This is a predicted structure of a 1492-nucleotide RNA (small-subunit ribosomal RNA) from an uncultured bacterium. The coordinates come from a structure-prediction model, not an experiment, and the mean pLDDT is 82. RNAcentral holds the sequence, with entries from ENA, Greengenes and SILVA.
[in-house]
RNA sequence: AGAGUUUGAUCCUGGCUCAGGAUGAACGCUAGCGGCAGGCCUAACACAUGCAAGUCGUACGGUAACAGGGAAAAGCUUGCUUUUCCGCUGACGAGUGGCGCACGGGUGCGCAACGCGUAUAGAACCUACCCUGUACAGGGGGAUAGCCCAGGGAAACUUGGAUUAAUACCCCGUGGAGACAUUUGAUGGCAUCGUUAAAUGUUUAAAGUUUCGGCGGUACGGGAUGGCUAUGCGUCCCAUUAGUUAGUUGGCGGGGUAACGGCCCACCAAGGCGAUGAUGGGUAGGGGGUCUGAGAGGAUGAUCCCCCACACUGGUACUGAGAUACGGACCAGACUCCUACGGGAGGCAGCAGUAGGGAAUAUUGGUCAAUGGGCGAGAGCCUGAACCAGCCAUGCCGCGUGCAGGAAGACGGCCUUCUGGGUUGUAAACUGCUUUUGUACGGGGGUAAAAUGGUCAUGCGUGGCCGCUUGCAAGUACCGUACGAAUAAGCGCCGGCUAACUCCGUGCCAGCAGCCGCGGUAAUACGGAGGGCGCAAGCGUUGUCCGGAUUUAUUGGGUUUAAAGGGUGCGUAGGCGGGCAAUUAAGUCAGUGGUGAAAGACUUCGGCUCAACCGGAGAAGCGCCAUUGAUACUGGUUGUCUUGAGUACAGAUGAGGUGGGCGGAAUUUACGAUGUAGCGGUGAAAUGCAUAGAUAUCGUAAAGAACACCGAUAGCGAAGGCAGCUCACUAGACUGCUACUGACGCUGAUGCACGAAAGCAUGGGGAUCGAACAGGAUUAGAUACCCUGGUAGUCCAUGCUGUAAACGAUGAUCACUAGCUGUUGGCGAUACACUGUUCAGCGGCUGAGCGGAAGCGUUAAGUGAUCCACCUGGGGAGUACGUCCGCAAGGAUGAAACUCAAAGGAAUUGACGGGGGUCCGCACAAGCGGUGGAGCAUGUGGUUUAAUUCGAUGAUACGCGAGGAACCUUACCUGGGCUCGAAUGGUACAUGACGACCCGAGAGAUCGGGUUUCCUUCGGGCAUGUAUCAAGGUGCUGCAUGGCUGUCGUCAGCUCGUGCCGUGAGGUGUUGGGUUAAGUCCCGCAACGAGCGCAACCCUUAUCCUUAGUUGCCAUCAAGUAAAGUUGGGGACUCUAAGGAGACUGCCUGCGCAAGCAGAGAGGAAGGGGGGGACGACGUCAAGUCAUCAUGGCCCUUACGCCCAGGGCUACACACGUGCUACAAUGGCGCAUACAGAGGGUAGCUACACGGCGACGUGGUGCCAAUCUCAAAAAGUGCGUCUCAGUUCGGAUUGAGGUCUGCGACUCGACCUCAUGAAGUCGGAAUCGCUAGUAAUCGCGCAUCAGCAAUGGCGCGGUGAAUACGUUCCCGGACCUUGUACACACCGCCCGUCAAGCCAUGGGAGUUGGGAGGACCUGAAGAUGGUUGCCGUCAAGGCGCUGUUUAGGGUUAAACCAGCGACUGGGGCUAAGUCGUAACAAGGUAACCGUA
Repeated sequence: AGAGUUUGAUCCUGGCUCAGGAUGAACGCUAGCGGCAGGCCUAACACAUGCAAGUCGUACGGUAACAGGGAAAAGCUUGCUUUUCCGCUGACGAGUGGCGCACGGGUGCGCAACGCGUAUAGAACCUACCCUGUACAGGGGGAUAGCCCAGGGAAACUUGGAUUAAUACCCCGUGGAGACAUUUGAUGGCAUCGUUAAAUGUUUAAAGUUUCGGCGGUACGGGAUGGCUAUGCGUCCCAUUAGUUAGUUGGCGGGGUAACGGCCCACCAAGGCGAUGAUGGGUAGGGGGUCUGAGAGGAUGAUCCCCCACACUGGUACUGAGAUACGGACCAGACUCCUACGGGAGGCAGCAGUAGGGAAUAUUGGUCAAUGGGCGAGAGCCUGAACCAGCCAUGCCGCGUGCAGGAAGACGGCCUUCUGGGUUGUAAACUGCUUUUGUACGGGGGUAAAAUGGUCAUGCGUGGCCGCUUGCAAGUACCGUACGAAUAAGCGCCGGCUAACUCCGUGCCAGCAGCCGCGGUAAUACGGAGGGCGCAAGCGUUGUCCGGAUUUAUUGGGUUUAAAGGGUGCGUAGGCGGGCAAUUAAGUCAGUGGUGAAAGACUUCGGCUCAACCGGAGAAGCGCCAUUGAUACUGGUUGUCUUGAGUACAGAUGAGGUGGGCGGAAUUUACGAUGUAGCGGUGAAAUGCAUAGAUAUCGUAAAGAACACCGAUAGCGAAGGCAGCUCACUAGACUGCUACUGACGCUGAUGCACGAAAGCAUGGGGAUCGAACAGGAUUAGAUACCCUGGUAGUCCAUGCUGUAAACGAUGAUCACUAGCUGUUGGCGAUACACUGUUCAGCGGCUGAGCGGAAGCGUUAAGUGAUCCACCUGGGGAGUACGUCCGCAAGGAUGAAACUCAAAGGAAUUGACGGGGGUCCGCACAAGCGGUGGAGCAUGUGGUUUAAUUCGAUGAUACGCGAGGAACCUUACCUGGGCUCGAAUGGUACAUGACGACCCGAGAGAUCGGGUUUCCUUCGGGCAUGUAUCAAGGUGCUGCAUGGCUGUCGUCAGCUCGUGCCGUGAGGUGUUGGGUUAAGUCCCGCAACGAGCGCAACCCUUAUCCUUAGUUGCCAUCAAGUAAAGUUGGGGACUCUAAGGAGACUGCCUGCGCAAGCAGAGAGGAAGGGGGGGACGACGUCAAGUCAUCAUGGCCCUUACGCCCAGGGCUACACACGUGCUACAAUGGCGCAUACAGAGGGUAGCUACACGGCGACGUGGUGCCAAUCUCAAAAAGUGCGUCUCAGUUCGGAUUGAGGUCUGCGACUCGACCUCAUGAAGUCGGAAUCGCUAGUAAUCGCGCAUCAGCAAUGGCGCGGUGAAUACGUUCCCGGACCUUGUACACACCGCCCGUCAAGCCAUGGGAGUUGGGAGGACCUGAAGAUGGUUGCCGUCAAGGCGCUGUUUAGGGUUAAACCAGCGACUGGGGCUAAGUCGUAACAAGGUAACCGUA
């Protein structure tokens, strides 16, 4: 110090989350020791039991207990025991009296307050014990506890009588001191006044005890300590709490108090407090401090210290120096206990402890040894204060669980690419060493300890010396010896944030999760393991606080579009405010003084072995108060100035406002006229109007509303808003020039006024338009869009409403900061053009600067100043409740629960659009031929089946994998068999077999029996068997993969380097202007280049040349035949096959800058890519294929492997795709006849001959092929026939007989012959191919293959068209641009009702509870008055009675706050519900705001 998370990516805004620290903690797992701390945060709930405040005999009377002594008596063991008596002594129960009990200890209920903190004041006060000073202490008196006697009561307790003491109480005396009153003087101060001196008057004291030293007593003064009171400042949240107050505010006079004071009372006055937050409500003890933070702050108030408050709840006083009193009293109430039912007792928020509550917090311990307190002269007693111990890892700190060596890098585990390697890991074993800790034993008044006493020194603090006693902790700390690695490691985590990775299991299951998110068969995220990382006697989790969060922003934020500028003005309070001078010194600054307790924190030094902890010293404490000074700035006061502001004068300006008058065009209606069949309306229609005369045209009249052209990126106004012309009234800004006032200014909470449209009220008005409504259309529906009508309204007056996307989404004012240009209204100069460093507006562009960017940019969103308003994640919600306003509609103010991890802004790249522009393609159009109808073939779906094996499924599956399913193939089914296996390889050993043939069983595999039986160069080979290592799987996953392939698409695109631009994603280049088939080329350009694609290079075809001529060819020469390149020969030609040439817009003309285009151009076999092929960029579709092959993982192993037989893949109501053949005359049939190319052939093709109608058979020749052969090409041509018909078309189907292949044609082959002769007469909606040697049509060949279901596929040649105006539309594609809420990318996104579940919440008849206040009644104790009764020395006073006040109780009316509540309202959330499709693209009616 930051990080994760919104997006495809980016920047920003913004929330959520994490890493840190802390804790009186709790929970989970684990646990060796010690030191120091801490320990009911909840029920201020209730408490059993014990203890927590007593002490003094040196105040007193005394003597219940104990001890001593004395006396007496008794017993006897003759010196003991027992009993009784004596206060004589030590002492001491109960009692009188004194002091203490107001401290110490606990708790945080209450309290928002002078309670606390801080600083002052008391000239308005008190203070026992202590210190100090002065003075004094004389005389008397009567009681009363106790004890004793008698009585009541269960008890607590109590009544009566007699008697007694005091340092208890009372009286008298003294008083120079004090108090009070009056008078006088002096002096001081701070207003009232204080201090002091004197005089007069009134009044008030005392106590003894003693060891004779003292200790006490009384009065007054002073001090110290402790308290009391007053005041300034500070001290939580809510304004959805705005008004409050009657002893209230003040005065005079009294009372009361220690003291001031409405503290209380009588009278008088009417004040007091409040937006700088009164009053009310909620919450809360405050501070020193603690935690956090860089700080400022924020949170907090355990332990320790200070203050306050409380002591079962409420009230009250008494005593006392001090209390309204925790372990005192009285009364009332609640609760608990005792009871003899008549009455009584009690208060753990003291220490332990119990129950209860709770996630949770300890022992009914020891000691007064120390420290401190009370009493006492003291010894001493008391002390749950305190000091110690116990329990608890609750925290902080420290120590240990060993150290060194040790590689066969052991065993085991885990991983693995597996006879190997890696890791655990020097880790272990083993060897040596050490002994903290532990155990045992021993030492250990070593420390806390100094006192009190005596004595000496001393002015006081204090110090020296001598001497006595005392230890809970604890035989503890500590020290020593012995033993022996011996007794001692866990917890969390390992996807990113965040250090740490693999295997197995699981399979959106189980589970994890702080956020993002993991898990649907290869999970570093779940569970386990191995390994690793972190911390360590702890580690994690949970809760809470601060931090990070500059995410409430004083330090230190914002408001055009992210949340956020009020709709606008006027203006009150407030805030801020021009120049000069003087004065003051409030703010401000500086010095000094006081205070800021201690502890804590910081620095430093020291003590426990260190540390935690503890001690000493210092600094700091930024605050408050006082005082002295400074005077620049701010403020106050005074004076003055003119530049801010304003006034006057002059000029000019505009849809500024209000009221009145006038005007024309249009519309509608009415009337009249002309006139006839339609009008109107729409995408198309219909409703509607019209023969009762519409629409149209003309004339006249009426009405209401709005003002064309001018008109503008013009003007005016504060905003809303304002438009015919004119008049009246009225407001404003602007300019010019002087004059005047002299800071009069700016902003502006509350307030007041204005405020579009819609709406409301009353009264008018009502032409047009037109919510609602009606009808017609559209539609699946259409409560809409469109059409025909039409009410409110729209208009006026008056009054309300008070909101808008009331927008520049930009508050007002002032100053400053480059320019260019247009325009409105003035001004100056000039000559009219023109021009100005002129003023005020309204616009455009742009620089610096700013901004997240878009953009803003002197009209700022720049740089500064002042004031106001507003914001703090999205939703819930501008909702609910409350309040205010309104006639209502509603407006203003304005939450929470709950829920999400986003919501959002700007920009980028894509994709998309029923956006735009440009362009291309058999895309459309123009044509030709098909498909869809029929029959058959073939594939698919479906169905069926034991099985009909599997895959392919829009385009891009469906004559596809399959270029050959009768067996085999074959993967499927049924049945029969085999189990290291049917096949292959390696190693070792053995054997000479294996195999073949024959016989038998069997469906066969297989089994049984028999016959026969190696080669060798001697190295070995071959085969088999055995053993062993590797089996095998067409089982799953194409969503784990390689390879291959389809498609977009042979579309023209896709990128990179460097540079430049941008914060960045990214852009530029690649866009633009042309051109092209092309990102092809040219030009331009912050780009310059390059790569993959395009094109070319390759093959083939079209022409020519050269070379070479066999099996090809044959012109010439010769031979020869019935004929024939048949033969000699030839290379001319064709052809073959090798090499070359050729085409490049090269030439010409035109256009063009160029690229290029055009030209029936020239030339040429070929002309602008000559035709065809191979060749497929970055990528897309998780496209296809695990069944070609390969391959990770998973699965099967007497089976999911292997062998065999038979069956199936060929099924058949149907549906679809692809084809073949047809429906005929451009044809069918018959006869005759012509011309190819490319291929194949020895398990083959076969000439030829013969047989057969034929398939074919028999014989036989040639050919491993330019030689022989398949081989006949067919359409064509010639001649003939058929004559429009289900036919001489068409051939399905079926019957019969055959041929061939093959082990075998039944399921299930092809072919031949004869017979049979179905549907079909050109095919609905729809749809496919093709632009030239193409379509169409005709035949030929080949692969696979024994044969063939081939009409398929792949090739080959023959014949050989038509049409293209053109790019509006459909489909697909390319580029540019635009919008976007899409990015899984429009097959996208997304809204609302309804239905279901869950959650919180509003209303709600009512009901229950709570706190506070009012009114009335009653009213204890106490206090305070009165008093004719009673007691009393008839004194003080008390009792009784009574008035006032008051806790409490009762009644009552309302208000407030909560809980529950039938029913009800909306809201939120929830993988796959319903209905539509509102929004995002022109979202298919642009969207949105306000209103009805």